RNAcentral holds the full RNA, with entries from SILVA. This is a predicted structure of a 499-nucleotide part of an RNA (small-subunit ribosomal RNA, 5' domain) from an uncultured bacterium. Rfam family: Bacterial small subunit ribosomal RNA.
[in-house]
Context: one part of a larger RNA
RNA sequence: GAUUGAACGCUGGCGGCAUGCCUAACACAUGCAAGUCGAACGGCAGCGCGGGGGCAACCCUGGCGGCGAGUGGCGGACGGGUGAGGAACACAUAGGAAUCUACCUCAACGUGGGGGAUAACGUAGGGAAACUUACGCUAAUACCGCAUACGACCGAGAGGGGAAAGCGGCGGACCGCAAGGCGUCGCGCGGUGAGAUGAGCCUAUGUCCGAUUAGCUAGUUGGCGGGGUAAGAGCCCACCAAGGCGACGAUCGGUAGCUGGUUUGAGAGAACGACCAGCCACACUGGGACUGAGACACGGCCCAGACUCCUACGGGAGGCAGCAGUGGGGAAUAUUGGACAAUGGGCGCAAGCCUGAUCCAGCCAUGCCGCGUGAGUGAUGAAGGCCUUAGGGUUGUAAAGCUCUUUUGCCGGGGACGAUAAUGACGGUACCCGGAGAAUAAGUCCCGGCUAACUUCGUGCCAGCAGCCGCGGUAAUACGAAGGGGACUAGCGUUGUUC
Repeated sequence: GAUUGAACGCUGGCGGCAUGCCUAACACAUGCAAGUCGAACGGCAGCGCGGGGGCAACCCUGGCGGCGAGUGGCGGACGGGUGAGGAACACAUAGGAAUCUACCUCAACGUGGGGGAUAACGUAGGGAAACUUACGCUAAUACCGCAUACGACCGAGAGGGGAAAGCGGCGGACCGCAAGGCGUCGCGCGGUGAGAUGAGCCUAUGUCCGAUUAGCUAGUUGGCGGGGUAAGAGCCCACCAAGGCGACGAUCGGUAGCUGGUUUGAGAGAACGACCAGCCACACUGGGACUGAGACACGGCCCAGACUCCUACGGGAGGCAGCAGUGGGGAAUAUUGGACAAUGGGCGCAAGCCUGAUCCAGCCAUGCCGCGUGAGUGAUGAAGGCCUUAGGGUUGUAAAGCUCUUUUGCCGGGGACGAUAAUGACGGUACCCGGAGAAUAAGUCCCGGCUAACUUCGUGCCAGCAGCCGCGGUAAUACGAAGGGGACUAGCGUUGUUC
């Protein structure tokens, strides 16, 4: 000098764009953050409509709009958070072969015929609650057989085993009492091949400090045979052999998420890894699996533990490292805001619903950028202050005065883009027009040398200053105050960080 997720002191007018718990991966009150589908299903708790009964209050009725709870499907493995752990195939780069991939796209096929249950519900119980038991009824795109099987799978072959589900819109003839059949269109379903996307696995190279850590290793290294996985492999197991790693630093200890990048520097390099993006890991602590295309699953399950809460003492409930917010820690870091209008995501044929993702608004000079706090004129160089050799000098065109302007702010009016037709949280915002009025707006640090900027008074090795050298003991340009001056400016200075 540059830099900063900064903090502190003094000061503070506006706008734009960004950033904002670096500490306790400490504990959390409250609300919200993942639902959706009635075009899969049985139904009808509540609301509205229709119909029936009744003088009325009201009652009955799934017939309709719809729909709580329930069965079922898809989604909850994404999105969002954090950086504890991890020195490792975790990450980065370049490759590889033994794999899977819901939804989506393409291609050619199939979608026949049956069955038995079970929630909801009813009845009767248990429990303080969480919840739960028995009996009875019922549906499906839930579940299970049968048929069929191009291809896929197993098998050397013969052969074996193995699938599906329906729902809705419209409709002339024909069939049917009707529902419907039937036709057509759409959404689905099953097997197969290919693609796309995503993921798993392997290899090479790179990736901090310590030798005051020198030896480490028995599933250890390899083989044969099996098991296991979507898939190769000591991944696991039985047997056999005795290997494998290491001064090119094994092992051990410490520290650390990695990268694109960021800061600095002429570069080489050094330090760092906030925000944004990619990957990884974690979700109160430890362990485990279930479901599923995908998890060993942040707002799922089970077990153990610590902690908190409820309890009728028998037993139960919980997990903010989601968004806000609270306590605590700390030098220190924001609102218990608005909206799904846009972008994107989930579900749905759609209408739409959900979305603290996101888009916005709020707070903070935390940073960067821009603007303003007026402009011109004005000498008797006014008054006042300060200095003085008492003549004067300086503050100083500075002020006043006169003439103007109106950025910002204020008042009034209009008023967007973002939204191809509808739909705007932001927002009566940005922006535009008009009006009044210099009005609403300057500080901070320094002045001995380094280093731009000097005098007076006070103090008297005191009080104090100080980045280094050093100032202060009676004329201190170095302390304190004042006048004057210098630098930067809505900031300035100090402290800390890095180069």